[in-house]
RNA sequence: GCGCGAGUAGUAGAGUGGUACUACGUCUCCUUGCCAAGGAGAAGAUCGCGGGUUCGAUCCCCGUCUCGCGCU
Numbered sequence: 001g002c003g004c005g006a007g008u009a010g011u012a013g014a015g016u017g018g019u020a021c022u023a024c025g026u027c028u029c030c031u032u033g034c035c036a037a038g039g040a041g042a043a044g045a046u047c048g049c050g051g052g053u054u055c056g057a058u059c060c061c062c063g064u065c066u067c068g069c070g071c072u
Base pairs, nucleotide, nucleotide: 001071002070003069004068005067006066007065010024011023012022013021018055026042027041028040029039030038048064049063050062051061052060
């Protein structure tokens, strides 16, 4: 330099055009003499960044950054 893959709540992942879901974690409440376990609820991500297409983009297109793999 070229090609491929990945980037989404604190963590790990899902999500192939219609305002993003799950688990664990965090907070509150219930249950208990206390803890743990269990139950109920809440907060938390403008989807790496910038453009484009579209009525509408996490999703399609272009550029770019970071990480990984391969080729030269």
About this RNA: Predicted 3D model of a 72-nucleotide RNA (transfer RNA) from Oribacterium sp. WCC10. Taxonomically the source falls in Oribacterium (Bacteria, Bacillati, Bacillota, Lachnospirales). Rfam family: tRNA. Rfam classes the family as a transfer RNA. The sequence is in RNAcentral, with records from ENA.